[in-house]
A computed fold for an 82-nucleotide RNA from a Gammaproteobacteria bacterium, annotated as c-di-GMP-I riboswitch aptamer. Rfam family: c-di-GMP-I riboswitch aptamer. Rfam describes the family as follows. GEMM was predicted in a large-scale screen for bacterial structured RNA regulatory elements. The prediction has a mean pLDDT of 87. The source organism's lineage runs through Bacteria, Pseudomonadati, Pseudomonadota and Gammaproteobacteria.
RNA sequence: AAAUGACAAAGGCAAACCAUUCGUGAGGAUGGGACGCAAAGCUACCGGUCUCGAUUUUUUUGCAGACAGCGGAGUUACCAAA
Numbered sequence: 001a002a003a004u005g006a007c008a009a010a011g012g013c014a015a016a017c018c019a020u021u022c023g024u025g026a027g028g029a030u031g032g033g034a035c036g037c038a039a040a041g042c043u044a045c046c047g048g049u050c051u052c053g054a055u056u057u058u059u060u061u062g063c064a065g066a067c068a069g070c071g072g073a074g075u076u077a078c079c080a081a082a
Stems, first nucleotide, its partner, number of pairs: 004080002012037002017032006035069001041075003045072003048067004052062003
């Protein structure tokens, strides 16, 4: 340095749900709250799922979108036992 991740240490993030708010919607934001997470940090590039519109029967289509806590990929990163 890379790989790897424990009955280690210091910490971090925050599901569902609730309140407020934005959005046609999927869903997002803030606060509360913890199911969990060794990248549950970031990125919509690929696949996938979801929403809206058009078309029509379709495993279609869009200079429309959402999801990074669905998988892959890229990139950055704390500590260190085996």